A computed fold for a 591-nucleotide part of an RNA from a Chloroflexota bacterium, annotated as large-subunit ribosomal RNA, domain I. Lineage of the source: Bacteria > Bacillati > Chloroflexota. Model confidence (mean pLDDT): 81 of 100. Its Rfam family is "Bacterial large subunit ribosomal RNA". The sequence was found in a public genome assembly.
Context: one part of a larger RNA
RNA sequence: GGCCCAAGGUGGAUGCCUUGGCGCUAAGGGCCGAAGAAGGGCGUGGCAAGACUGCGAAAAGCCUCGGUAAGCCGUCUAGCAGGCGUAGCCGGGGAUGCCCGAAUGGGGAAACCCCUCCGAUCAACGUCGGAGACCCCUGCCUGAACCCUUAAGGCAGGGGAGGUAAGCGGGGGAACUGAAACAUCUCAGUACCUCGAGGAAAAGAAAUCAACCGAGAUUCCCCUAGUAGUGGCGAACGAACGGGGAACAGCCUAAACCUGAGAGGCUUCACGGCCUGAGGGCCCAUGUCUCUCAGGGGUUGCAAGGCCUAUCGGAAGGGGGCCUCAGUCCCCUUCAAGGAGUGAACAACCCCUACCCUAGCCGAAGGUCCCUGGAACGGGCCGCCACAGGGGGUGAGAGCCCCGUAGGCGAAAGGGGAGAGGCUCCUGAUGGGUCCUUAAGUAUCGCGGGACACGGGAAAUCCUGCGAGAAGCUGGGGGGACCACCCUCCAAGGCUCAAUACCCUUAGCGACCGAUAGUGAACCAGUACCGUGAGGGAAAGGUGACAAGCACCCCGGGAGGGGAGUGAAAUAGACCUGAAACCCUGGGCCU
Repeated sequence: GGCCCAAGGUGGAUGCCUUGGCGCUAAGGGCCGAAGAAGGGCGUGGCAAGACUGCGAAAAGCCUCGGUAAGCCGUCUAGCAGGCGUAGCCGGGGAUGCCCGAAUGGGGAAACCCCUCCGAUCAACGUCGGAGACCCCUGCCUGAACCCUUAAGGCAGGGGAGGUAAGCGGGGGAACUGAAACAUCUCAGUACCUCGAGGAAAAGAAAUCAACCGAGAUUCCCCUAGUAGUGGCGAACGAACGGGGAACAGCCUAAACCUGAGAGGCUUCACGGCCUGAGGGCCCAUGUCUCUCAGGGGUUGCAAGGCCUAUCGGAAGGGGGCCUCAGUCCCCUUCAAGGAGUGAACAACCCCUACCCUAGCCGAAGGUCCCUGGAACGGGCCGCCACAGGGGGUGAGAGCCCCGUAGGCGAAAGGGGAGAGGCUCCUGAUGGGUCCUUAAGUAUCGCGGGACACGGGAAAUCCUGCGAGAAGCUGGGGGGACCACCCUCCAAGGCUCAAUACCCUUAGCGACCGAUAGUGAACCAGUACCGUGAGGGAAAGGUGACAAGCACCCCGGGAGGGGAGUGAAAUAGACCUGAAACCCUGGGCCU
């Protein structure tokens, strides 16, 4: 020096564990903010230096209403001192709530500096309370150039502003990449930027499909189907019809016409108007035309509605339409009959309640037997409960020890809430008519783009920047160039619940992880640390059943060690187990 054996050191693998994660299911909930949010800074404890949690100068808390309760004064964190126990703890409601932050009196290098006015108090200084940003809307006041008026200024009331993980709609919008290069194409309308809204958003009540049969808003899922197609027919992209499910819900305007108001124009006491007929009377507006506003009416494609007309109309009362008579035409009110609704939208409330959520409560049944052991929850023996033998804890493996579980019960207050009631709203029908209306710079066409699975193609359909520009019901759109026939629908206005997406809470589950895994984070983690910054971003769990955490003695300056003691165990002593590399000691063999 090598190999081997043994005992150690170092190291932290492995095994076991889990307070933390991940995913799914079900139910419930879902915006916050000038009444100052989200997020922070600084404070706050009798002894309290630091950190977490809570709270805000009323500061680990105050008031109140419920529940629970024999203990309590949060955690790291024990102790001292002092208290409370009508406490404490849990839940509902309320009060207080410094400073910064949209931050909003002005400023500012966030958490700081400075000011004006009003009120209270005060001799005064001061203290306390309130108001004072900007923009928009509405109303009012003042009011230039310039007479009026506007501009401008001011006051009051209302609103906005900012945040928000994911989900959603709109406006913009890449490249790497793939095509084995690359340009059309793809990645992809993705990432990203931006605006906006909500608990969902969006879409939505056919100018839709279909195919000669028919369906009947939208959304989502499964299939149709990787089909039909598109495609340097490359890479790749990729439907629909139809079928099966989830959930279901339909409505309001514009216009015609009537009435009223306002403005303007026109007109010979008439061939006009005053509901209709006769007679009389009146009207230069009580006529007529145009425009604007309001109310009624009306909303459709088997066309519908208006207006006119004919027939048939539930009851009663009242009123007016110039006067008289007649017509019983029109309007209003009440009742009846029928229908509908308090919300999604149609016009719009109140009250009550079942039930649910936000604390909780009751809840069966074993042993002082024997064995092992430190400990019985193990083994033996003899019992019991079970609508409960899910689960967790307890000194090992407990239905019957504890918490629970099955099952049942419970709310003063706050929230949700079917349903009932009050209440409110609506209601002529049929036939006829060559009268009126039914969304215009629209449809459509051309050019240029975009969206449709569809790359300009035979290219329909949808959107629109420029140009042109209809019909109007004997009308118009579509049925994948286009035409005919046929079928189908009614654009150019608007609203709309649910089924769907995402998140949170609660409960449950897992051929999910078990500390290099599972979230980046099981531990005081978006921390330490790095970076000017945007941003990047860790490591780090385990004594024991109980601290019983080694009193006392010895060596040592200490660290540490040796005794003693605790404990089942101390090679469990700051820690479970404790692999390997690596190091040391002793022994054996070889050189």